[in-house]
RNA sequence: GGAGUCGUCCAGACAAUCGCUGGUCGUUUUAUACGACGGGAGGAAAGUCCGAACACCCUAGGGCAGGAUGCUCCAUAACGUGGAGUCGCGGCGACGCGAAGGCAAGUGCAACAGAAAGCAAACCGCCCGUCAUGAGAUGAUUGUUCGUCUCAUGCGGGUAAGGGUGAAACGGUGCGGUAAGAGCGCACCAGUUCUUCGGGUGACCGGAGAAGCUGGGUAAACCCCAUCCGGUGCAAAACCAAAUAGGGAAGCGUCAGAGGGUGGCCCGCCCGAGCUUCCGGGUCGGUUGCAAGAGGUGCCGGGCAACCGGUAUCCACUAGAUGAAUGAUUGUCAUCCGUAGCGGGGCAACCCAAAACGGAUACAGAAUUCGGCUUAUGGACGACUCCGACC
Repeated sequence: GGAGUCGUCCAGACAAUCGCUGGUCGUUUUAUACGACGGGAGGAAAGUCCGAACACCCUAGGGCAGGAUGCUCCAUAACGUGGAGUCGCGGCGACGCGAAGGCAAGUGCAACAGAAAGCAAACCGCCCGUCAUGAGAUGAUUGUUCGUCUCAUGCGGGUAAGGGUGAAACGGUGCGGUAAGAGCGCACCAGUUCUUCGGGUGACCGGAGAAGCUGGGUAAACCCCAUCCGGUGCAAAACCAAAUAGGGAAGCGUCAGAGGGUGGCCCGCCCGAGCUUCCGGGUCGGUUGCAAGAGGUGCCGGGCAACCGGUAUCCACUAGAUGAAUGAUUGUCAUCCGUAGCGGGGCAACCCAAAACGGAUACAGAAUUCGGCUUAUGGACGACUCCGACC
């Protein structure tokens, strides 16, 4: 200098002006308006994927169905999350990835190629045959013909060593063996199972021995095994509580007429069978739930770590809105990009790079709350790895 791996942090800053929102206080014609004060998004508030808290419903216990998970130990309120490990795979490496039980319980699936692809299989090749046909050599025979051997073709059989096909062809190498071959036998190697010794909490690791045991892939295919899981979600739920219309009770009244209209009131006139009070449920609406909790930060202690315990502190540890606010403009600075290129370095290619000008500053918006995961996204810093050059 280049190429990478992992982790941590930040989420442009300040000022002015103009707004938005809800809180407290004050003034006011107190459901309003104005003023003052202080508050007002995130690392993911997102996806709503997993686990909880909380609420209501259900619930003796057990099972079926359905779903999720699936190496070990630990952490945790819990988890499908995290930490530390094991094994496997990838990378030269830092490091990364893995739903990582069972296909030796059963069922199923597999393009093309290939003879054969799942109780394996014989295309070529190799080997065998008192087999058939043909050819050649040779012997016998006057000859037809007969015998022997070799070769070719066919037929019957053996063979998985070799060739060829395939992602995959039923362990590998060698020796023996055989008609040719074959774990058929043996040695070594690999794997599996069993026995055993040592280490580890454990997954597992290391060693010794025995058995020819050699069994293809696929379970985010059905399935089997093990473990876990009741349902619905803050639009849960609780409380307060109009108008109108139902419901219930009591009282008064139905022509000797309650009540209503007219009217300032009384009489009068007109209408007239219901009227009044109370109780209760629901609706509109409102309040709570709802912001101080599995809380943050510092220190001490334990643990490799996740995390746990103790202690101190947190000037109020301040979003809690409900069609839902948290913003805009301008200026200065910061960072980045482009143009530009003062100047500097280098033998050179080329590299660094000031001023000035222009542009950009991401992803994204709380809605009951937490713990995670995943996804989106701008930048800074640190540690580590590999390569090259120079000293």
Bacterial RNase P class A from a Thermodesulfobacteriota bacterium, 391 nucleotides, folded computationally. Model confidence (mean pLDDT): 76 of 100. The RNAcentral record of the sequence draws on ENA. It is recorded under the gene name rnpB. Its Rfam family is "Bacterial RNase P class A". Rfam links the family to the GO terms ribonuclease P activity, tRNA processing and dimeric ribonuclease P complex.